[in-house]
About this RNA:
A computed fold for a 73-nucleotide RNA from an Anaerolineales bacterium, annotated as transfer RNA.

RNA sequence: GCCCCUGUAGCUCAAUGGACAGAGCAGAGCACUUCUAAUGCUAAGGCUGAGCGUUCGAAUCGCUCCUGGGGCA
Repeated sequence: GCCCCUGUAGCUCAAUGGACAGAGCAGAGCACUUCUAAUGCUAAGGCUGAGCGUUCGAAUCGCUCCUGGGGCA
């Protein structure tokens, strides 16, 4: 230099163009317990890497850039 993959909650991952972006773990509160753990319940936590475009509608499609990983030279 060229090609491919990846980026969504603190972490690990869903969501194949449609309604409010969900789950598990972690953290918080409550219940239970003599206490802790385990268990149960509840709530919170996201401008989906950035920008532009396509579309009635974009996490999802296109283009440019950025982060990380891999391959070729």
The RNAcentral record of the sequence draws on ENA.
It matches the Rfam family "tRNA". Rfam classes the family as a transfer RNA. Its family is annotated with triplet codon-amino acid adaptor activity in the Gene Ontology.